[in-house]
RNA sequence: GAUCCGUUAGCUCAGCCGGUAGAGCACUUGACUUUUAAUCAAGGGGUCAUGAGUUCGAAUCUCAUACGGAUCA
Numbered sequence: 001g002a003u004c005c006g007u008u009a010g011c012u013c014a015g016c017c018g019g020u021a022g023a024g025c026a027c028u029u030g031a032c033u034u035u036u037a038a039u040c041a042a043g044g045g046g047u048c049a050u051g052a053g054u055u056c057g058a059a060u061c062u063c064a065u066a067c068g069g070a071u072c073a
Stems, first nucleotide, its partner, number of pairs: 001072007010025004019056001027043005049065005
């Protein structure tokens, strides 16, 4: 330098073909318990890496950039 893959909640990851963003763990509150843990119930938390484009509508499609990884040179 070229090609390919990845970037979504605090963490690990889904979300396939464009139509209201989700799970597990963690966190908060409550119940239970002598207390803790465990268990049960409820809740909070997201400019979907950044910018632009296409579209009535984009996490999803297109382009550029940033970061990480792999292969080739």

A computed fold for a 73-nucleotide RNA from an uncultured Erysipelotrichaceae bacterium, annotated as transfer RNA. It matches the Rfam family "tRNA". Rfam describes the family as follows. Transfer RNA (tRNA) molecules are approximately 80 nucleotides in length. By type it is a transfer RNA.